Notes: The RNA shown here (Glycine riboswitch aptamer) has 72 nucleotides and comes from an Acidimicrobiia bacterium. It matches the Rfam family "Glycine riboswitch aptamer". Gene Ontology term of the family: glycine biosynthetic process.
RNA sequence: GGCGGGAGAGUCCCAAGAGCGGGACGCCGAAGGGGCAACCUCCCCGGAAACUCUCAGGCACACAGGACCGCC
Numbered sequence: 001g002g003c004g005g006g007a008g009a010g011u012c013c014c015a016a017g018a019g020c021g022g023g024a025c026g027c028c029g030a031a032g033g034g035g036c037a038a039c040c041u042c043c044c045c046g047g048a049a050a051c052u053c054u055c056a057g058g059c060a061c062a063c064a065g066g067a068c069c070g071c072c
Base pairs, nucleotide, nucleotide: 001072002071003070004069005068010025011024012023013022014021026059027058028057032055033053034052035051039047040046
């Protein structure tokens, strides 16, 4: 990289070409990013989480995204 599996979090209002979209408040953590730090280490340098923050991202269904797991 390819294939498959893959969670969480919502209501109201507006508009409508029948939920393309927008706003408010609230919410989620598993892209990314930041923080502490378990841990790793020759105990030096350094690396560093699934913890934590929620900046980003996401929150009807679907699409998209998606850490992680399996196979190639």